[in-house]
RNA sequence: AGAGUUUGAUCGUGGCUCAGGAUGAACGCUGGCGGCGUGCCUAAGGUAUGCAAGUCGAGCGGUCCCGACUUGUCGGGACAGUGGCGAACGGGUGAGUAACACGUACGAAUCUACCCCUUAGUGGGGGAUAGCCCCGAGAAAUCGGAAGUAAUCCCGCAUAGUUCCCGAUAGUGUUUACACGUAUCGGGAUAAAGAGCAUAACAGCUCGCUGAGGGAGGAACGUGCGGCCCAUCAGCUUGUUGGUAGGGUAGUGGCCUACCAAGGCGACGACGGGUAGCUGGCCUGAGAGGGUGGUCAGCCACAAGGGCACUGAGAUACGGGCCCUACUCCUACGGGAGGCAGCAACUAGGAAUAUUGCGCAAUGGGCGAAAGCCUGACGCAGCGACGCCGUGUGCGGGAUGAAGGCCCUUGGGUUGUAAACCGCUAAAUUCCGACAGCUCGUCGGAAGAUAAGCGCCUGCUAACUACGUGCCAGCAGCCGCGGUAAUACGUAGGGAGCAAGCGUUGUUCGGAAUUACUGGGCGUAAAGGGUCCGCAGGCGGUUUGUUGAGUCUUUUGUCAAAGCCCCCGGCUUAACCGGGGAAGGGCGAAAGAUACUGACAGACUAGAGUAGAUUCGGGGCUACUGGAAUUUGCCAUGUAGGGGUGAAAUCCGUGGAUAUGGCAAGGAACACCGAGGGCGAAGGCGGGUAGCUAGGAUUUUACUGACGCUCAUGGACGAAAGCUAGGGUAGCAAACUGGAUUAGAGACCCAGGUAGUCCUAGCCGUAAACGAUGCUCGCUAGCUGGUUUGUUUCGACUAUGUCGGAGUGAGCCGGCGAAGCUAACGCGUUAAGUGAGCCGCCUGGGGAGUACGGCCGCAAGGCUGAAACUCAAACGAAUUGACGGGGAGGCGCACAACCAGUGGAGCAUGUUGUUUAAUUCGAGACGGAGCGCUGAACCUUACCUGGGCCUGACUUCCAUUUAUAUCUACCCGAAAGGAAUAGAUUAAACGAUGGAUCAGCUGGUGCAUGGCUGUCGUCAGCUCGUGACGUGAGUCGUUCCCUUCAGUGGGGCAACGAGCGCAACCCCUACCGUAUGUUAUAAGUGUCAUGCGGGACAGGUCCGACGUUCGUCGGACAGGAAGGCGGGGAUGACGUCCAGUCAGCAUGUCGCUUGUGUCCAGGGCUACAAACAUCCUACAAUGGACCGGACAAUGAGUUGCUAAACCGCGAGGUGGAGCCAAUCUCAUCAAACCGGUUCUCAGUGGGGAUUGCAGGCUGCAACUCGCCUGCAUGAACUUGGAAUUGGUAGUAAUCGGGGAUCAGCAGACCCCGGUGAAUACGUUCUCGCCUCUUGUACACACUGCCCAUCAACUGAGCCGAGUUGGCAAUACCCGAAAAUCCCGAUUCGUCGGGAGCUAAGGUGGGGUCAGCAAGGAGCGGUAAGUUGUAACAAGGUAUCCGUUCUGGAAGGAGUGGAUG
Repeated sequence: AGAGUUUGAUCGUGGCUCAGGAUGAACGCUGGCGGCGUGCCUAAGGUAUGCAAGUCGAGCGGUCCCGACUUGUCGGGACAGUGGCGAACGGGUGAGUAACACGUACGAAUCUACCCCUUAGUGGGGGAUAGCCCCGAGAAAUCGGAAGUAAUCCCGCAUAGUUCCCGAUAGUGUUUACACGUAUCGGGAUAAAGAGCAUAACAGCUCGCUGAGGGAGGAACGUGCGGCCCAUCAGCUUGUUGGUAGGGUAGUGGCCUACCAAGGCGACGACGGGUAGCUGGCCUGAGAGGGUGGUCAGCCACAAGGGCACUGAGAUACGGGCCCUACUCCUACGGGAGGCAGCAACUAGGAAUAUUGCGCAAUGGGCGAAAGCCUGACGCAGCGACGCCGUGUGCGGGAUGAAGGCCCUUGGGUUGUAAACCGCUAAAUUCCGACAGCUCGUCGGAAGAUAAGCGCCUGCUAACUACGUGCCAGCAGCCGCGGUAAUACGUAGGGAGCAAGCGUUGUUCGGAAUUACUGGGCGUAAAGGGUCCGCAGGCGGUUUGUUGAGUCUUUUGUCAAAGCCCCCGGCUUAACCGGGGAAGGGCGAAAGAUACUGACAGACUAGAGUAGAUUCGGGGCUACUGGAAUUUGCCAUGUAGGGGUGAAAUCCGUGGAUAUGGCAAGGAACACCGAGGGCGAAGGCGGGUAGCUAGGAUUUUACUGACGCUCAUGGACGAAAGCUAGGGUAGCAAACUGGAUUAGAGACCCAGGUAGUCCUAGCCGUAAACGAUGCUCGCUAGCUGGUUUGUUUCGACUAUGUCGGAGUGAGCCGGCGAAGCUAACGCGUUAAGUGAGCCGCCUGGGGAGUACGGCCGCAAGGCUGAAACUCAAACGAAUUGACGGGGAGGCGCACAACCAGUGGAGCAUGUUGUUUAAUUCGAGACGGAGCGCUGAACCUUACCUGGGCCUGACUUCCAUUUAUAUCUACCCGAAAGGAAUAGAUUAAACGAUGGAUCAGCUGGUGCAUGGCUGUCGUCAGCUCGUGACGUGAGUCGUUCCCUUCAGUGGGGCAACGAGCGCAACCCCUACCGUAUGUUAUAAGUGUCAUGCGGGACAGGUCCGACGUUCGUCGGACAGGAAGGCGGGGAUGACGUCCAGUCAGCAUGUCGCUUGUGUCCAGGGCUACAAACAUCCUACAAUGGACCGGACAAUGAGUUGCUAAACCGCGAGGUGGAGCCAAUCUCAUCAAACCGGUUCUCAGUGGGGAUUGCAGGCUGCAACUCGCCUGCAUGAACUUGGAAUUGGUAGUAAUCGGGGAUCAGCAGACCCCGGUGAAUACGUUCUCGCCUCUUGUACACACUGCCCAUCAACUGAGCCGAGUUGGCAAUACCCGAAAAUCCCGAUUCGUCGGGAGCUAAGGUGGGGUCAGCAAGGAGCGGUAAGUUGUAACAAGGUAUCCGUUCUGGAAGGAGUGGAUG
């Protein structure tokens, strides 16, 4: 000190989260020792038991006990009572309290026991009462009566002063009629107590007692200032505010009472409500601040809940009293007792907080002369890792880098000097002994190895692998992990971190400049009030003087101690503790300064204002008035339509519309001028005239003399819609009604149409009321336009003015732009720059501008304005893409034009589906479906059934084997295989058996991969280096203009170059030359074959078009075999589709291993209701059949092609010449074609499916399941719905031929040639693509995103008939104790009665807070529900704002406004 998280990426805004510190903590796992601290935060709930305040015999009378002896004395001890002092301290708690309670600083009208100092005294009398004794009541607590006694108990008397009271005189002071800490004089009132020591006794000493004064400490009172939340608490107050008199008090005072006055407080927050003990301090923070107030210390308050007084120096008294209430206990039922928020302890509550310990040894307190007694204050110990601090769990050596674990590429690596093992014993600990009063401790000795865990390892954040799991189980602080290769889950190994602890949870500060004083913002991110006026408030021009309030300086008092900081010191160190110092921002006092601010007094004119002149304008209000147009009515002309739309219909019209002309009525709005032109504070303002009225600008002098700026509360104005009352109503037009559109159409479109729109009077008070930009005043470059008004100058004219030009001022309205600012966009003298003043507003998104409360309103509604809950984002600007039913340009058999098809039929093939033991598997829009397969009868074959085998069908090695192996013959078997025999050959090989290593898998994953392939697309694109621009993503280059098939080329340009693509290089083909001529040819030759080479480049001429240039394109001509990349092929950029393929091959990983391997036989892949795809053949006369006739090219061939000849109707058979091919063969006369004959429009001689019979060929084998031939049979089909395919020239169409595969099987595939068209106006539309631009809420990128109702589950809050409880008041009733007053009684101690006051209690109506509640209306959340499609692109009707009506829902429509 920062980091993570919104995006495809970026910058910004903005929230959430993390890393740090702290804690009276709690929980989980673990736990050696010690020191010092610390420990009911909850129920101020309730408490058994013990203890926590007594002491004094030196105040007193006594009682009891002991001792001594001199036996009536002395001494000692204890004790109830009386008396004194204490019990008001110490200890606890934080309920109440928002207050002079606390803190701090001052003040004056006071009291003060014990203590200290000074001073003066202590004389002499009297009286009562407890104790004790006697009697009595009661269960007890306790109480009553009689007799009688003492005092430091009580009461007079004497004495006493500078005490107190009263009076007089003088003095002093000023406010001159009052006061006094003064002086003098006079009068009056009030004191006391003794005890002890000692003495022969006085005297004396000590402790007491009394008066007076002072001090110290303590207590009471008053005042200023300071420290919480809510304004959804705005008005509060009657002893209230003040006065007079009195009472009361220690004392001032409405503290109390009577009377008088009517005040007092409040936006600088009264009153009310909520919360809370305050402070020194503590935690955090750089600080300013924020949070907090436990332990320690100061103050306050309280003592079961309330009230009250007594005693006393002091209390309204925690361990005193009286009364009421609640609760508990005892009881003989009559009555009594009690108060742990003292220390322990118990119970309850709670996540949670200790021992019914020891001691008064220390410190301190009470009493006492003292000894001493008392002291749960305190000192110690106990329990708890609750915190801080210290310390230990060993040290040295030890490599074969042991074993084991884990990983592994199988080589090894790692755990790891770690261990084992050897040596050592300093410290902790334990034990023993000594010292020591206890605790602690010190010293000596011995023993021996007794002590490590916890969380973490995806990023933030230090630390990685394996296995298991498979969106499961689980993790998670945030982002997020997990769907079969998880460094994120669980386990293990390893590692990083801290360590007797480590993690988690809670709280708090920090980070957070995320409430911003230090130190933020408001055009678009949240945020400028709709506008103006203006009181309070805040701020305020120049100058002089006075003052010295603010301000500043110096001095000074205080800010308790402890704590923090610094220094020194004590515990072995530290924590801890002791001593000293410093600091303490505040408050007070004194002295001084006077610049600035303030106050007071005076002056000024630059701000502001007033007057004069000129002028401007849709500024406002009122009255009058004008023409055009729409509509309606009447009349006329006139006839069949009109109107309306994308197209229609509803509608109007033969009862005469529309159209045209004339007349009339009425209402509303004002064309042209008219312009980002004008005016107004904003809303807003537009025909003309008049009246009334407000304002601005310019100009020049004069006057006033700071009169100013802003403005909470307040007031006024305030579009449209809407409301009330009364008018008015032509047009338009929510609602409503029809017609269309549509799946629907509550809409868009059409025909109608009512409120309303208009006027008058009054309400409402809101808008995207916008420049999304508050008002005012300064300062800071320019350029340009408009408008109002001065001024200088020039010109014209209809001439004392009007117009125009050029310059120069002021005001207003616009457009560009320096600097600067800004996240960027942009703003830029009209600031969003730079300064000053004042006001308003913001603090994540949603919930919500909602609820509740209050105020306003007739209502609609407006203003003010939350929370629970929920999310980790929401948002701004800009970037790159993609997309658009956006734009521009361009291309393509993309459309159009033309030709031929597909879709209908039959058949073939493939696919789906179904079936099956199996119908093996893959491929699925284009880019799957005559695809993998270029050829399933067996094999193939992966599938099914059955039969077998087990180191295996296949690879390597070793050992053994004489017999094995091969061939022939033979047996069983379907075969694989098995068993044996005979013969021949062989000993290398092959084989068998055993063993070792292992084989094998067409099993899974193409979403783990390589390779290959498809597709966009043979589309023209895709990038890089340097440089430049930008905060950055990124851009420029690659855009622009022209051009091209082309990012092809040229020009220009912050670019200059380059790469992969394009093109070219390669092959075939068309022409020529040349070389070689085999097998062509009779020959010559060179058709031809094989090589090599040439040729074409917009090269030449002319014309046209475009063009700034450069040039490009087109046309024509010539030449040429070929003319404008000549035609065709191969060649496929960066990338996209997680495209396809693990079954072609390779390959990670997972799975199988007597089987998911392997061998064999048979079956299946060939099934068949149906659907789809691609072909073939057809439907016929441009044809079929028959006869005759003509012309190719490419290829293939020795397991082969097979000739001639012969046989067969034919398939074919026999045959075997020739050929390893320019020689021979397939192979022929190729077919279409040409000539002729016939058929004559018919399901026909078209068409050939299907089926029967008979044959042929291949093959081990044609049943499932091949092909061919002959004869016979002769189905559908008469040109094919919606839709859809191919083709631009040697192409389509049509015709045949060849080849690969292959034993055989071709309608498919790949080639070859023959014949050989039509059409293209053109780019509006469909599809696809390229470039630029624009919009975007998309980025999985439009197959996107996304809104609302409804349905389901769920959450919190709101309303709610009511209901329950608390709190604080209020009116009335009742009213204890106590004090006061009155009356009566009295033995003078008191007693009885009454009055008013009052705690508690009761009744009533309100207030406020909280709980519950049938039901109601909304809101939030939830991988895959329903209905639509409102928004984002022109989102398919541009969107949005206010308002009104309306609709299942988003929404729609009207009206005015905004451009986002």
This is a predicted structure of a 1460-nucleotide RNA (small-subunit ribosomal RNA) from an uncultured Gammaproteobacteria bacterium. It matches the Rfam family "Bacterial small subunit ribosomal RNA". Model confidence (mean pLDDT): 82 of 100.